Context: one part of a larger RNA
Molecule: small-subunit ribosomal RNA, central domain
Organism: uncultured prokaryote
RNA sequence: CUGGGCGUAAAGGGUGCGUAGGUGGCAAGGUAAGUUUGAUGUGAAAUCUUCAAGCUCAACUUGGAAACGGCGUUGGAUACUAUCCGGCUCGAGGAAUGGAGGGGAGACUGGAAUUCUCGGUGUAGCAGUGAAAUGCGUAGAUAUCGAGAGGAACACCAGUGGCGAAGGCGAGUUCCUGGACAAUUCCUGACACUGAGGCACGAAAGCCAGGGGAGCAAACGGGAUUAGAUACCCCGGUAGUCCUGGCCCUAAACGGUGCGCAUUUGCUGUGAGCGGAAUCGACCCCGUUCGUGGCGAAGCUAACGCGUUAAAUGCGCCGCCUGGGAAGUACGGUCGCAAGGCUAAAACUC
Numbered sequence: 001c002u003g004g005g006c007g008u009a010a011a012g013g014g015u016g017c018g019u020a021g022g023u024g025g026c027a028a029g030g031u032a033a034g035u036u037u038g039a040u041g042u043g044a045a046a047u048c049u050u051c052a053a054g055c056u057c058a059a060c061u062u063g064g065a066a067a068c069g070g071c072g073u074u075g076g077a078u079a080c081u082a083u084c085c086g087g088c089u090c091g092a093g094g095a096a097u098g099g100a101g102g103g104g105a106g107a108c109u110g111g112a113a114u115u116c117u118c119g120g121u122g123u124a125g126c127a128g129u130g131a132a133a134u135g136c137g138u139a140g141a142u143a144u145c146g147a148g149a150g151g152a153a154c155a156c157c158a159g160u161g162g163c164g165a166a167g168g169c170g171a172g173u174u175c176c177u178g179g180a181c182a183a184u185u186c187c188u189g190a191c192a193c194u195g196a197g198g199c200a201c202g203a204a205a206g207c208c209a210g211g212g213g214a215g216c217a218a219a220c221g222g223g224a225u226u227a228g229a230u231a232c233c234c235c236g237g238u239a240g241u242c243c244u245g246g247c248c249c250u251a252a253a254c255g256g257u258g259c260g261c262a263u264u265u266g267c268u269g270u271g272a273g274c275g276g277a278a279u280c281g282a283c284c285c286c287g288u289u290c291g292u293g294g295c296g297a298a299g300c301u302a303a304c305g306c307g308u309u310a311a312a313u314g315c316g317c318c319g320c321c322u323g324g325g326a327a328g329u330a331c332g333g334u335c336g337c338a339a340g341g342c343u344a345a346a347a348c349u350c
Base pairs, nucleotide, nucleotide: 004321005320006319007304008303012318014201015200016199017198021194022193023192025088026087029084030083031082033081034080035077036076037075038074039073040072041071042070049065050064051063052062053061054060091191092188093187094186095185096184097182098181103177104176106174107173108172109171110154115149116148117147118146119145120144121143125136126135162169163168206247207246208245209244210243211242215241216240220236221235222234223233258317259316260315261314262313263312266295267294268293269292270291271290272289273288274287275286276285299306300305323350324349325348332343333342334341335340
């Protein structure tokens, strides 16, 4: 140097965009750097290898050869790589047409329910539990009717159904806006894939400032339970949960499965389109593209299982793993207001 792996054994970066780099479609021409072939120079000697010879043998010594895997100069070859030039359209992208969607941001609106306030009716209980008690209630509660306030969440529809890169997204209307998909032409002409650093996004909790605060509820108080009960159960209850602006940057951030491309038997469900046949029209039927499920050929796998949405078969690029513990810790660096994050050992021990 080569050789192994990453669904569950150690191991896929939380996700995207993208810089350098790596890799790169079809056909022609030029160059000849890599590549390849020939010639030539050099590669000191000794050593090593080998063939002989000399000391009685050997070690040792002497002679010849080979080797010195390399470098330079020069002539040729042009398949591949590279480079230059001009092309191509299948990759990629764009325009036109169309339908689907909880994709994102803002504004406005709505009803059900909880709580509270006021008023009416009404009287002794209500609430809660395994059973209770704390708690609320004759200062009139609970229940019920009417009116009002306020905040938060949007029942049914709702679906292994949709959208989004991931986190995630669910009342309605409107406005601004991103992406994907289908079918058919036209256009650009390799513009591509991946992506160390970098940048952006990133649930919940947490932090800062200002609002808001109905319900719920860490902490906390009380009642029970218990040997005890810093819990589970009950009654309360503050941060927080909500909004605006700014931080934090973690997760079982999971499909525990990086991204892209290509190839490889099928059956069945479902979402969004398109085409065909049929029809008054729709459903149904057939075909096809993209997505999303179930079962399974071959193959793979330690097994479980995966199986055209691969964990099959290959290629390109990135990330990561190398016994358990110590430890995702110490130290250092860096980021953060802090909490802490990121990077990341060793002694020692089994």